[in-house]
Context: one part of a larger RNA
RNA sequence: GAGUGAACGCUGGCGGCGUGCUUAACACAUGCAAGUCGAACGGUUCACGCAAGUUUCGCAAGAAAAAUGCAUGAAUAGUGGCAAACGGGUGAAUAAUGCUUGAAUAAUCUGCCCUUCAGAGGGAACCAACUCCGAGAAAUCGGGGCUAAUGUCCCAUAUUGUCCCUUAGUCGCAGGAUUGAGGGAUGAAAAGACCUCCGCAAGGAGAAUCGCUGAGGGAUGAGUUCAAGUCCUAUUAGCUAGUUGGCGGGGUAAUGGCCCACCAAGGCGAUGAUGGGUAGCCGGCCUGAAAGGGCGAUCAGCCACACUGGCACUGAGACACGGGCCAGACUCCUACGGGAGGCAGCAGUGGGGAAUUUUGGACAAUGGGCGCAAGCCUGAUCCAGCAACGCCGCGUGAGGGAUGAAGGCCUUCGGGUCGUAAACCUCUUUUAGGGGGGAUGAGUCCCGUCGUAAGACGGGAGGACAGUACUCCCAGAAUAAGCUACGGCUAACUACGUGCCAGCAGCCGCGGUAAUACGUAGGUAGCGAGCGUUACUC
Numbered sequence: 001g002a003g004u005g006a007a008c009g010c011u012g013g014c015g016g017c018g019u020g021c022u023u024a025a026c027a028c029a030u031g032c033a034a035g036u037c038g039a040a041c042g043g044u045u046c047a048c049g050c051a052a053g054u055u056u057c058g059c060a061a062g063a064a065a066a067a068u069g070c071a072u073g074a075a076u077a078g079u080g081g082c083a084a085a086c087g088g089g090u091g092a093a094u095a096a097u098g099c100u101u102g103a104a105u106a107a108u109c110u111g112c113c114c115u116u117c118a119g120a121g122g123g124a125a126c127c128a129a130c131u132c133c134g135a136g137a138a139a140u141c142g143g144g145g146c147u148a149a150u151g152u153c154c155c156a157u158a159u160u161g162u163c164c165c166u167u168a169g170u171c172g173c174a175g176g177a178u179u180g181a182g183g184g185a186u187g188a189a190a191a192g193a194c195c196u197c198c199g200c201a202a203g204g205a206g207a208a209u210c211g212c213u214g215a216g217g218g219a220u221g222a223g224u225u226c227a228a229g230u231c232c233u234a235u236u237a238g239c240u241a242g243u244u245g246g247c248g249g250g251g252u253a254a255u256g257g258c259c260c261a262c263c264a265a266g267g268c269g270a271u272g273a274u275g276g277g278u279a280g281c282c283g284g285c286c287u288g289a290a291a292g293g294g295c296g297a298u299c300a301g302c303c304a305c306a307c308u309g310g311c312a313c314u315g316a317g318a319c320a321c322g323g324g325c326c327a328g329a330c331u332c333c334u335a336c337g338g339g340a341g342g343c344a345g346c347a348g349u350g351g352g353g354a355a356u357u358u359u360g361g362a363c364a365a366u367g368g369g370c371g372c373a374a375g376c377c378u379g380a381u382c383c384a385g386c387a388a389c390g391c392c393g394c395g396u397g398a399g400g401g402a403u404g405a406a407g408g409c410c411u412u413c414g415g416g417u418c419g420u421a422a423a424c425c426u427c428u429u430u431u432a433g434g435g436g437g438g439a440u441g442a443g444u445c446c447c448g449u450c451g452u453a454a455g456a457c458g459g460g461a462g463g464a465c466a467g468u469a470c471u472c473c474c475a476g477a478a479u480a481a482g483c484u485a486c487g488g489c490u491a492a493c494u495a496c497g498u499g500c501c502a503g504c505a506g507c508c509g510c511g512g513u514a515a516u517a518c519g520u521a522g523g524u525a526g527c528g529a530g531c532g533u534u535a536c537u538c
Stems, first nucleotide, its partner, number of pairs: 001538004006534005013394006019387002021352001026350003030347003035082003040079002043076005049070003054065004089305003098230008108222002113218007121155004130145006161186011192210002195206004231277003238268003243265004248260003280302002283299001284295004307328005330341004358384001360383003366380001367378004397427004407418004433474005441465001445460006482527005487508003493522005503510002
C1' cells in the first nucleotide's frame, strides 16, 4: 500500500446492488418447512333430483314425514399409487473409504423420460375402512365378523429374456466380447380408468388419451477400480495374522479377504511405513510485476453428517435431517403400570461471544412433487423488514458580494488571520416533504366459435413486491458534516495551561518553567457519510 463475512470509538442525509453466528456439531418454547391423486378402490357425510311403496292429515285433489334404491355434485378418515433418496442446512468426522485431473468397467445397476417390437386371456383368496366386544390415564393395542381395487396370489400364453447343447462367422492386447441358425429347458408379466353408444340392469361395443406387462436401444443418474497430485511432525522407526497371496465357496447390481474353509508366508517402510497433531476438498478469493504466500464466507461442483453409537426394512435409488428398531445421555407427560421428543430447514428463544437480522408477505414469476386437468403443496424461490457490514452513485447548494463588518485567535500594538467566509443581492430545487399519473416483470389459465388434431380467432379472469420504481407539479436554501492528524518518518504551527507531574507513543522518542511531541484554544493538513483504532493476510 492492498484486502476482510469483521469488531470497537466518535459521527451519520438518501438510493442501487450485495452480504450478515467466523464462537457452543450448545440446549431448544411456539408456528410453519412434503405432499398429492375421488379419472385406482370400497365406504361415510351433506345437498339436490327421480322411482315405487309405507305412515299421518284430508271426502277428494293433494300436502307432510321418515326409511329404501338409483343418478349427479361436494367433502373426505382408510386401502392403493407416485413423491417423500430431490430441494434446504451444517462442516463434527475424514490426511484418504475424500477431493482434483486423467483413464477403466470385457466386473455393473438405472424409477420417471425418449424410441422400437411384442402383449394385455382366465380365475382365486385376503386385509383395512366399517361393525361387535375388550384392555389402557394416555400413547395406543388385542379379538370376532363383512367388503373393494391399478393392493395380493394362481393358471394359461412368450419375441430378441435367462440357462444348457450343437453349429457358422466377426472382432479384440486380453481372461474373452459379439452376431446368425437349430434344439431343449426354465422362470415369468398384466389392469384398468376416462369418454361416447347400446342395454331396465348385469354387461357389451368403439376411437382418442392416460396408464399396465415383457424385451431391445438411448438419455440421465449412480456404483466400483486404477494412475498422478493433495498440510505439519523422526523429540513417532519399525508396522501388519484376514495381515499378503492362492484355491474353492458365500455374498453383491457388480470386481475384490468384502466374508468363510483350507494352503502358502507373505505385505508395507528413510522415495518416511506406523503413530501423533491439524484440516472437509475443489472451481476460486486476497495479495504480489511474476514466481510465490495466505485463505476456502457468499455463488457453483464433489464428499460427509443429521441428539450420540449401532442396525436393517421399504424401494429404481437410503442404511434414509422433519421414516423404523435397539442401546445411551438429556428434556417433557403420567393415574407410576407406561409413554413422547430430536431446528447442523425458515423465523424465533436461552447460552457462549468483540460480534452477526423478522416468530414478515406471496406462490405473481422461476423451479420441484402429485394430478388428464382445474388445481393443491412448496420458509426451495421471489420479495419486503433490520444492520454504513461492504462496493457504487448522489446530496448537504450555485453566481455575485470588501466598509475586508461584528466576534474569535495571534501581535513587534502598526497590524495579521479565520475571509468571499458571513451578512446582503440574484438564481436553482437534486434529495427529503406534499399532491397527481403510474408500470415492465403475464408466458399461462377459463369460456365460446372454427378445426380430425396441432392450433387459430374472440371474450374474460389473473402481480406478493406495490400505489413501489418511474414521471409530472408545488413551496422553499429550505431537510442533511463529520472524523483523524499537525516533532521526524508524514501533508499540516502558534498561544495558553502543566512542570520527568498529568500524560503521549507504530519506531526514533517527548514532558524536570519559554513543550510546534502532554491538555485546551485558534489556525492548518488529510479523508469525507464516513473517519480513526484493534485483529488477521500478502
A computed fold for a 538-nucleotide part of an RNA from a metagenome, annotated as small-subunit ribosomal RNA, 5' domain. The full RNA is in RNAcentral, with records from SILVA. Its mean pLDDT, the model's own confidence on a scale to 100, is 84.